[in-house]
Molecule: c-di-GMP-I riboswitch aptamer
Organism: Sulfurovum sp.
RNA sequence: AUGAGAAAAGGCCAAACUUGCUGUGAAGUGAGGACGGAAAGCCACGGGUCUCCUGCUAGACAGCCGGGUUACCCAA
Numbered sequence: 001a002u003g004a005g006a007a008a009a010g011g012c013c014a015a016a017c018u019u020g021c022u023g024u025g026a027a028g029u030g031a032g033g034a035c036g037g038a039a040a041g042c043c044a045c046g047g048g049u050c051u052c053c054u055g056c057u058a059g060a061c062a063g064c065c066g067g068g069u070u071a072c073c074c075a076a
Base pairs, nucleotide, nucleotide: 005073012037013036017032018031019030020029021028022027035063041069042068043067045066046065047064048061049060050059051058052055
């Protein structure tokens, strides 16, 4: 350095639900909350699911799966 791992240490994120705001909607976002997560960081490239005003050029989900890319620590 790469791989691996969640042992340790420092920490990180935040499901359902409640509530405010935005949106036709899926949903997003602020606060609370914590089911869980070793990439639950980011990317809509492939598959899939969902929404609607069904598209020439529509959108949502990265905590559905795969893929790409970046990253803390350093036990076996």